[in-house]
RNA sequence: CCGCUGCAGAGUUUGAUCCUGGCUCAGGAUGAACGCUAGCUACAGGCUUAACACAUGCAAGUCGAGGGGCAGCGGGAAGUUUGCUUGCAAGCUUCGCCGGCGACCGGCGCACGGGUGAGUAACGCGUAUCCAACCUGCCCCACGGUCGGGGACAGCCCGGCGAAAGUCGGAUUAACCCCCGAUGGUCCCGCAAGACGGCAUCAGAUUGCGGGUAAAGGCUCGUCCGCCGUGGGAUGGGGAUGCGUAGGAUUAGGCAGCAGGCGGGGUGACGGCCCACCUGGCCGGCGAUCCUUAGGGGUUCUGAGAGGAAGGUCCCCCACACUGGUACUGAGACACGGACCAGACUCCUACGGGAGGCAGCAGUGAGGAAUAUUGGUCAAUGGGCGGAAGCCUGAACCAGCCAAGUAGCGUGCAGGAGGACGGCCCUACGGGUUGUAAACUGCUUUUAUGCGGGGAUAAAGUGCGCCACGUGUGGCGUUUUGCAGGUACCGCAUGAAUAAGGACCGGCUAAUUCCGUGCCAGCAGCCGCGGUAAUACGGAAGGUCCGGGCGUUAUCCGGAUUUAUUGGGUUUAAAGGGAGCGCAGGCGGCUGUUUAAGCGUGCCGUGAAAUGCCGUGGCUCAACCAUGGCACUGCGGCGCGAACUGGGCGGCUUGAGUCGGCGGAAGGUGCGCGGAAUUCGUGGUGUAGCGGUGAAAUGCUUAGAUAUCACGAGGAACUCCGAUUGCGAAGGCAGCGCGCCGCAGCUGUACUGACGCUCAUGCUCGAAGGCGCGGGUAUCGAACAGGAUUAGAUACCCUGGUAGUCCGCGCGGUAAACGAUGGACGCCCGCUGUGUGCCAUUGCGGUACGCGGCCAAGCGAAAGCGUUAAGCGUCCCACCUGGGGAGUACGCCGGCAACGGUGAAACUCAAAGGAAUUGACGGGGGCCCGCACAAGCGGAGGAACAUGUGGUUUAAUUCGAUGAUACGCGAGGAACCUUACCCGGGCUUGAACUGCAGGAGAACGAUUCAGAGAUGAUGAGGUCCUUCGGGACUCCUGUGGAGGUGCUGCAUGGUUGUCGUCAGCUCGUGCCGUGAGGUGUCGGCUUAAGUGCCAUAACGAGCGCAACCCCUUCCGGUAGUUGCCAUCAGGUGAUGCUGGGCACUCUGCCGGUACUGCCACCGUAAGGUGCGAGGAAGGUGGGGAUGACGUCAAAUCAGCACGGCCCUUACGUCCGGGGCUACACACGUGUUACAAUGGGGGGUACAGAGAGCUGGCGCUGCGCGAGCCGCGCCGAAUCCUCAAAGCCUCCCUCAGUUCGGACCGGGGUCUGCAACCCGACCCCGCGAAGCUGGAUUCGCUAGUAAUCGCGCAUCAGCCAUGGCGCGGUGAAUACGUUCCCGGGCCUUGUACACACCGCCCGUCAAGCCAUGAAAGCCGGGGGCGCCUGAAGUCCGUGACCGCGAGGGUCGGCCUAGGGUGAAACCGGUGAUUGGGGCUAAGUCGUAACAAGGUAA
Repeated sequence: CCGCUGCAGAGUUUGAUCCUGGCUCAGGAUGAACGCUAGCUACAGGCUUAACACAUGCAAGUCGAGGGGCAGCGGGAAGUUUGCUUGCAAGCUUCGCCGGCGACCGGCGCACGGGUGAGUAACGCGUAUCCAACCUGCCCCACGGUCGGGGACAGCCCGGCGAAAGUCGGAUUAACCCCCGAUGGUCCCGCAAGACGGCAUCAGAUUGCGGGUAAAGGCUCGUCCGCCGUGGGAUGGGGAUGCGUAGGAUUAGGCAGCAGGCGGGGUGACGGCCCACCUGGCCGGCGAUCCUUAGGGGUUCUGAGAGGAAGGUCCCCCACACUGGUACUGAGACACGGACCAGACUCCUACGGGAGGCAGCAGUGAGGAAUAUUGGUCAAUGGGCGGAAGCCUGAACCAGCCAAGUAGCGUGCAGGAGGACGGCCCUACGGGUUGUAAACUGCUUUUAUGCGGGGAUAAAGUGCGCCACGUGUGGCGUUUUGCAGGUACCGCAUGAAUAAGGACCGGCUAAUUCCGUGCCAGCAGCCGCGGUAAUACGGAAGGUCCGGGCGUUAUCCGGAUUUAUUGGGUUUAAAGGGAGCGCAGGCGGCUGUUUAAGCGUGCCGUGAAAUGCCGUGGCUCAACCAUGGCACUGCGGCGCGAACUGGGCGGCUUGAGUCGGCGGAAGGUGCGCGGAAUUCGUGGUGUAGCGGUGAAAUGCUUAGAUAUCACGAGGAACUCCGAUUGCGAAGGCAGCGCGCCGCAGCUGUACUGACGCUCAUGCUCGAAGGCGCGGGUAUCGAACAGGAUUAGAUACCCUGGUAGUCCGCGCGGUAAACGAUGGACGCCCGCUGUGUGCCAUUGCGGUACGCGGCCAAGCGAAAGCGUUAAGCGUCCCACCUGGGGAGUACGCCGGCAACGGUGAAACUCAAAGGAAUUGACGGGGGCCCGCACAAGCGGAGGAACAUGUGGUUUAAUUCGAUGAUACGCGAGGAACCUUACCCGGGCUUGAACUGCAGGAGAACGAUUCAGAGAUGAUGAGGUCCUUCGGGACUCCUGUGGAGGUGCUGCAUGGUUGUCGUCAGCUCGUGCCGUGAGGUGUCGGCUUAAGUGCCAUAACGAGCGCAACCCCUUCCGGUAGUUGCCAUCAGGUGAUGCUGGGCACUCUGCCGGUACUGCCACCGUAAGGUGCGAGGAAGGUGGGGAUGACGUCAAAUCAGCACGGCCCUUACGUCCGGGGCUACACACGUGUUACAAUGGGGGGUACAGAGAGCUGGCGCUGCGCGAGCCGCGCCGAAUCCUCAAAGCCUCCCUCAGUUCGGACCGGGGUCUGCAACCCGACCCCGCGAAGCUGGAUUCGCUAGUAAUCGCGCAUCAGCCAUGGCGCGGUGAAUACGUUCCCGGGCCUUGUACACACCGCCCGUCAAGCCAUGAAAGCCGGGGGCGCCUGAAGUCCGUGACCGCGAGGGUCGGCCUAGGGUGAAACCGGUGAUUGGGGCUAAGUCGUAACAAGGUAA
């Protein structure tokens, strides 16, 4: 510069990711329908269903200038009658005389216009050609002609039949009706000659001869209108051909006039269109035939386009007219409003017969989700007839109805904040929002209503008159014509006046809150919402979108590159055929020449109009319309070009092949040979078992097995070599030798000269198993039997064992037939191993062909592939298009069968999948911890009792806690209280707290009475402070708050349990990956530890670990009272009792010490090891406190707090009583025991920690004792304050006991208002179970377990044997990590992710749904045979009719239809039956996913 104006995505599979892939949405469209709503105008549209049936009216007539006529109408004439003003009026009769004209003859039209889409898959339609094989009324042009004669039939008239429709007979009659004759240029036919032309059948100018065929008249008398012949034109039609034009191959073969020829018939014309004869062809995988569906095109919708879908309105073509058939007339029909016949249906009928065809316009019924008025006018446009006027025209033009579409307009505009009232929501109570919205003020008047104007325009024509000229047009004058319609339009008046809704608001998708509801009611396009705080249901408020509409439904295209030509794929997601050969087909090396089919380009014709796009114009604008241009991407023709593809001819050698040589191999096949082993047989030796398993048993064996030796038999397979090897197309192939067949490679470069690649259909091969026949059978071994295992075990294991495994012949034809990777060719970095050959010999050599491994680029979703591609390209074949149903059903083909090949649909789901990631899990692996096991000690489980729980009971037995992590837990104190539960009795501003207002009164209140008490009554007494206003306090009334141990721990805070004191959990930056994510945090070593060291695409950091804190162990310093007492002194019956002292002990405070620091060895280091040294303590010294990210919707609304909900004379509160203490039973935690390592009596030592004044006690006295009276000590290192086991001694002697102490009886003590339900303790008596506890199970690794006592909290007392502490005495054992449980790290598999307490399969049972089979039954379309056969054309036809032409009659052929028969096909239904899908928590098992517990 030219050309072009044109392409958007999202949701949904997962814990997350990437990919594949389906489903769904946002857009546009419609002859629509439905819901809600609705002011006006213009334009366009309106039975998509029953081509179902139709009442009624209308839709095709016209010409008197063709004719005979005259029923009706008007005029005229004549006659007559009446009334009467010699003329008029009226009535009647006659006359076709005139205007005209029903019916009739005749002409033209009725074949157009209008409707519909049934049929049709076809030359039907579209497009391009052809007809030398044709026709064409009316119209146009040209030439010529129009003579003579005859006849009939309607009508009218007469008669007959009939209910009607109608019809018959007779008589008469006209014509542009019919016939005969004449003429006949032309035309036609025959014969003969025959130019030019054509590929050809042919065409045929021209000439001659013979034969045949015409006509109509009319009137207004004209240059009139007609008529006849011929030629031409125009228009309309007919026929033929190429190409294009729907699905099914689960339709593969079809065809008898079927294909062709010759001859004929027929036609306007060609043709098997029809017929006779002859031939045997013709169509078909480039899809015949059959079945199903369908009018085709211009165009319409969508789409960036290519495409896809559609064919309503308008235009063109076709077909049809109740269904089927038939012809007649005619220029034209096989004829929508004509005829005949047949059939079905409807109607009329006097039962004899008749009539009808809305898919014309209206209209009706029916069907349906659904589609309009029984309107006006021929004014315009167009059509028919006519000379014309005109008539006809449901064509057409208008109007009516309908939001059913497109376009336009309006429902007001401006101002107006105390941001009003009201509504709604929130609130930090100030407010926010609806909202300038309203009110209010001003303005405007489209629309509306009223009034008025308004043929303005759509009108041009017609008739008449005149004029001009090329006699039919034009001009002028005049006249007349409007349905719409007094409409459009214009003006005036009135007054914001008359006019807004629908859907939506979880994401996609624009727009959010409250209330109600509580997996209900409901929503939903997909994902999905709803089980008490729902932006998703319903309502409201607010918001969003569109707006005279808005939504929903249905359908089409789009998005969907999701059928991919543009523009996809096939290792693992769906998809490579099991393999080879190979016909057709597709594709094809280098070079020359030629051709011009493809291809490119120019021109010509065509591609109707409308539509589309652009320009211009007309309705006020727009929609709409008009006009011009372009486009219509197509088809045909004529030229030109020759690169590429194709065709012809020639050449070439590199593709391919042939030949010589060399070595190679588990290639195939036939024959032969070999040894070892298993089994069996015979014999020998030999004796009691063998065999088998997790363990066993079945089995074999004293009739001698197993074992062992020797010999023999037979079948099958070939150890070592052997390999990551070799060969083959694949399947597959392995002892050795020989024969035959086949193969690739290398090498030489002699020969052929593109001979090639691929391959649908086809043919062949094809593991194992299987089948048929025959053989063989050693081993192994489906089925089967037995033994085990088990809940079961039709399995896994064992003992046997048939088919089979082997051979021959045949069938079958599959597989995870896999490299899950079709074949061929070319190209593209490398490293390395190996097989065979060649070249070179020495280097880690080169080269060719194979077989492997690893990588660059590139590719891929990734995993991965990577010269053996899954890379970059070319060619051919095969295959895929969501999952399930299903490789199923039906059909067909193959097979002896088994079965194989081909291969759906209904229905159903919102996914199904691939790869990779992080977790979790595994009856996976590796490493490592823990009283986890093991080794030990003592318990629990048995008894009685205590206590908690379940259960049951009850008026109530209040509530919570429930595997580990509930159960002597909340309870560290239930007789009342507590107390929340039950019964009963009371109160209602309330038992407690508080604001305000009013009133009264101090408050308080002994006593007495009633009552179970709460409460009520009584009321001695009491008389506050004050700045005098009042206040404090109490009561009463009113009011605002109250109160609730009522619900929700799944709305929450806080707190707590558990994993777990486990060693983990993360972040920043960087790096890797498309991404989830990874790396760091992995690896090696080490640790109690992600503790540390080393290594390292990571480098650092945080929360955890450790350390810091407390107690304890040792030492030091300091301080000594209530502690201590060595020394000094005093004193006692005795005692730190006293003076004194602070050394020691001890107490309090402050410090120190321990760090693998030292040594040795090991180790790079970190660190480890050592009866190491030292030390009170040694490798974290012991104990405590401290609990990462998180998990269990763990626990607690009853400790407290708190959102929401609920109760308000009660779900609040007070009181009395009861209950929480029940008791066939079950469990947990404990106590005491069962005894002699004990029990009892007596004697006698040694702690620590802690509490104490409504308290702890001591002493004296009393009591057997619990305890009581009195006197004292201690607010405490001062008092309480004595431990017990132990030790000494005595008794008991194995017994239900001097064990054990439950239960029960009696008597007491103490606390308390009160011990009945329901306290503890003491004394006396009674003396139960129990003699060491089944399966199973718990704690503990050292000052621990065990055992012994002491203390404290709560508390009046105590059901404490519980809990929390304290000290005394004081063990055993740990080989070790296989196993059980829990945990950490790495790795692996996974179909798990609510995460193995996961997931998930199949039968059975139940409900629903669609579907296959099925004795049959029913229906449908089509074909075939036979019989019959209307109308009608055609053919034949002596008698009849007719002047004639001709007709009739009868016969024949054909046929619609009917009948009948045998088959095929399609559909429906069907007792029963088969599987399939879906469904809530059904039953049985456990198949799969982990090594899924037998790998699948």
Record summary
A computed fold for a 1496-nucleotide RNA from an uncultured bacterium, annotated as small-subunit ribosomal RNA. Rfam family: Bacterial small subunit ribosomal RNA.